[in-house]
Formats: sequence, structure tokens, C1' cells
RNA sequence: GCGCCUGUAGCUCAACUGGAGAGAGCACCUGCCUUCUAAGCAGGGGGUUGCCUGUUCGAUUCAGGCCAGGCGCG
Repeated sequence: GCGCCUGUAGCUCAACUGGAGAGAGCACCUGCCUUCUAAGCAGGGGGUUGCCUGUUCGAUUCAGGCCAGGCGCG
């Protein structure tokens, strides 16, 4: 340099061929329980879906360009 894959919550990952206010587990906070902690139960907060542009009534999803990471080739 070229090709392919990936980028979504603090972490690990969903979201099936574009469709309604983007979710789960763990973690975090509050309460219950317990002598206390842990475990368990109930509730809660947290996201410019890597960035920009385009297509569309509508984009996490499609197209283009960048950025970062991984793999392969040279």
C1' cells in the first nucleotide's frame, strides 16, 4: 500500500431482510432482608449507536469518505 472483519451503557454483547420512546447480563446507586458483610428480592440512573456527508417518510441497519483496532497478502 491492497483486501476482509469489527466499532452500540463503565465492561461483555443483542437489536433477525430499514419501522414506532435502542435492550440484556455483569458492574454502579437506593430500599428490603441479615447482628454486619456476602448472597437473594424490588426499584433506579447511565447511550450524540466511532466521526462527517448522502439516500429515504423513516437509518444501529443502506451508500461514500475519514478515524481506531484485529487478521491476511505484498
Predicted 3D model of a 74-nucleotide RNA (transfer RNA) from a Candidatus Omnitrophota bacterium. Its Rfam family is "tRNA". Rfam links the family to the GO term triplet codon-amino acid adaptor activity. It is annotated as a transfer RNA. NCBI's taxonomy places the organism under Bacteria, Pseudomonadati, Candidatus Omnitrophota. The sequence is in RNAcentral, with records from ENA. Its mean pLDDT, the model's own confidence on a scale to 100, is 81.